Predicted 3D model of a 503-nucleotide part of an RNA (small-subunit ribosomal RNA, 5' domain) from an uncultured bacterium.
Context: one part of a larger RNA
RNA sequence: GACGAACGCUGGCGGCGUGCUUAACACAUGCAAGUCGAACGGAAAGGCCUUUUCUGAUGUACUCGAGUGGCGAACGGGUGAGUAACACGGGUGUGAUCUGCCCUGCACUCUGGGAUAAGCCUGGGAAACUGGGUCUAAUACCGGAUAGGACCGCUCUUUAGGGUGUGUGGCGGAAAGUUCUUUCGGUGUAAGAAGACCCCGCGGCCUAUCAUCUUGGUGGUGGGGUAAUGCCCUACCAGGGAGGAUACGGGUAUCCGGACUGAGAAGUUGGUCGGCCACUUUGAGACUGACAUACGGCCCACACUCCUACGGGAGGCAGCAGUGGGGAAUAUUGCACAGUGGGCGCAAGCCUGAUGCACCUACCCCGCGUGGGGGAUGACGGCCUUCGGGUUGUAAACUCCUUUCGCCAGAGACGAAGCGUUUUGUGACUGUACCUGGAGAAGAAGCACCGGCUAACUACGUGCCAGCAUCCGCGGUGAAUACGUAGGGUGCAAGCGUUGUCC
Repeated sequence: GACGAACGCUGGCGGCGUGCUUAACACAUGCAAGUCGAACGGAAAGGCCUUUUCUGAUGUACUCGAGUGGCGAACGGGUGAGUAACACGGGUGUGAUCUGCCCUGCACUCUGGGAUAAGCCUGGGAAACUGGGUCUAAUACCGGAUAGGACCGCUCUUUAGGGUGUGUGGCGGAAAGUUCUUUCGGUGUAAGAAGACCCCGCGGCCUAUCAUCUUGGUGGUGGGGUAAUGCCCUACCAGGGAGGAUACGGGUAUCCGGACUGAGAAGUUGGUCGGCCACUUUGAGACUGACAUACGGCCCACACUCCUACGGGAGGCAGCAGUGGGGAAUAUUGCACAGUGGGCGCAAGCCUGAUGCACCUACCCCGCGUGGGGGAUGACGGCCUUCGGGUUGUAAACUCCUUUCGCCAGAGACGAAGCGUUUUGUGACUGUACCUGGAGAAGAAGCACCGGCUAACUACGUGCCAGCAUCCGCGGUGAAUACGUAGGGUGCAAGCGUUGUCC
């Protein structure tokens, strides 16, 4: 000098930030991922129409529960346990790859079929849930047709090997409809954008009281697998591969942009914000899908917790709040989708603890205030005293002013040049910021130190006691500027000191 700090004493206001560093300990409760009726059969509830004494019934589709279907749920959020590794950073490679939505180009969107949920009927179960019968729809599912191109084989060409181009043959492979209209869609293929997988060179911890390590281990051939290369997997063959330029083992640790310190070299560090990675109670696994081996999906196992009619079930806050516990120590079970962004939707819109805001904390940084001018009889009081006086001290009183901040009252935004709409509309923050007026010096100063280092000295008490002290050291009566108290002083100031850690 610095800090995600803590502790002690003290504490007026505002702004910008920051806030479980410990138990990746366990979690009550609420919320954090839905949406689409312009895909579908429909109508549980509400509205409206008709009818009705009431209950109710009919219709409508303004709307819409549940269901089928589509898209999303792999993003966004949290945490840093693991990981010394192609995990990360910088730079490459792919003639070894994939890609939903989006943009662009070209070509299409023909013809059939059988089911099933919901519904209705009827069972089982304490519940979670689940069985049977029957009926029905689709952009759900399955055939057929067509496709010069895609794909595959062969030949030729060029080449760097699977790249480019040409010729020829072949198998099997597409589609979906919908709205009142403009529409919104669907299929194939090519290219783009953006994203993802994989390979490689280099770089960044400690340890030799770890010196040898390795058997799919190193290479090849055949086969399998993957979007794709590859011992990734497998059979056979060979006898390889790494290592004092530190292999192997052990310990510790997410990595980086950055941050702190330093003139620099460099040392330390990785909290907030941004990028990557890993994880989402522990371990293992696959399914779906363009993408997951999936935090708020599934299956299995362990541990733990809860419900139970004892037969069986339910759960996962390292999401936002919040609770217990641990700890020196870290906040509200808040408001809003108004803005930004995301998902769905033609749209209106719905959802969004992302986000925007507010609350709490002197935790950090910054700014402001706690008044200004005059005022000597140098008042009273305190302290000291050589008893003359000195000092506190222009300090106070008194007098003349001012009114920042705070308080009271009035007025009152920008953020919305947006979004939406035929029209009416739309701000959480917020009655906030800002502005105007009013009253009155009024409501607002402490902390540490005073032997030397080091700015600042006397008195009393104590008497090697009580105590102080980073270090040197101080204290044992003549009289302690070092202990305690008081007066005075010095330094910083809404803070000041102490402790811890780094330079």